This is a predicted structure of a 73-nucleotide RNA (transfer RNA) from a Candidatus Levyibacteriota bacterium. The sequence was found in a public genome assembly. NCBI's taxonomy places the organism under Bacteria, Bacteria candidate phyla, Candidatus Levyibacteriota. It matches the Rfam family "tRNA". By type it is a transfer RNA. Its mean pLDDT, the model's own confidence on a scale to 100, is 81.

[in-house]
RNA sequence: GGCCCGGUAGCUCAACGGAUAGAGCGAGUGCGUUCUAAGCACCAGGUUGGGGGUUCGAUUCCCUCCCGGGUCA
Numbered sequence: 001g002g003c004c005c006g007g008u009a010g011c012u013c014a015a016c017g018g019a020u021a022g023a024g025c026g027a028g029u030g031c032g033u034u035c036u037a038a039g040c041a042c043c044a045g046g047u048u049g050g051g052g053g054u055u056c057g058a059u060u061c062c063c064u065c066c067c068g069g070g071u072c073a
Base pairs, nucleotide, nucleotide: 001072002071003070004069005068006067007066010025011024012023013022018056028042029041030040031039049065050064051063052062053061
């Protein structure tokens, strides 16, 4: 340098072009307990890597750049 895969919540990951972008874990609050823990309930947290484009509508499609991994040379 060419090609392929990936980048979404603190972490691991979902999301036929259409609903308010969700789940588990974790955090927080409360219940619980003599205290702690388990368990239960509630709750917060997102510029979907950046920029542009297509579209009535983009996490999703197109272009470009950045980052990580793989592979070929």